[in-house]
RNA sequence: CGCAGGGUAGAGCAGUUGGUAGCUCAUCAGGCCCAUAACCUGGAGGUCGGAGGUUCAAGUCCUUCCCCUGCAA
Repeated sequence: CGCAGGGUAGAGCAGUUGGUAGCUCAUCAGGCCCAUAACCUGGAGGUCGGAGGUUCAAGUCCUUCCCCUGCAA
């Protein structure tokens, strides 16, 4: 160099046929409690690996590059 899978919030992962990006844990605030944990409610945190293209509209389709894992050599 070749082939396959993957890159989405601090961590782990969804995201259907292209239509305003969500879940769990963690974190913050409040509630409950004598108190802590548990439990309940709410919030913050993303421009989806980079760039370009197609489209009214791209996490999703196309091209190219970067990174990770595996296979073969």